A computed fold for a 79-nucleotide RNA from Trichloromonas acetexigens, annotated as c-di-GMP-I-UAU riboswitch aptamer. Rfam family: c-di-GMP-I-UAU riboswitch aptamer. Rfam 15.1 lists 17 matches to the family in 17 species. Its family is annotated with cyclic-di-GMP binding in the Gene Ontology. The prediction has a mean pLDDT of 86. The model forms 95% of the base pairs in the Rfam consensus. The organism belongs to Trichloromonas, within Bacteria.
């Protein structure tokens, strides 16, 4: 250091609901758990999605629990 357990300390929080913000996508907090070994952070590719347009494209914006990557991180069992 990969690698993930019938192991231990933790952690996070899907859908819905409520109050709030936003034109919307969506966010923010409480509740609530569908599930995560990064379901911690980053919007670089990609993919979705929202707004505007002079147009079938651009231009902005959103999503990290789509997927890729790129960073940091608990534990210590086989290999």
């Nucleotide at each position: 250091u990969c690698c993930g357990a019938u192991a231990a300390u933790a952690g996070c929080a899907a859908a819905c609901c409520c109050a709030g913000g936003g034109u919307g996508a969506c966010c923010u907090g409480g509740g609530g758990a569908c599930g995560c070994a990064a379901a911690g952070c980053c919007a670089c590719g990609g993919g979705u999605c929202c707004a505007g347009c002079a147009g079938c494209g651009c231009u902005g914006g959103a999503u990290a629990g789509c997927c890729g990557g790129g960073u940091u991180g608990c534990c210590g069992a086989a290999g």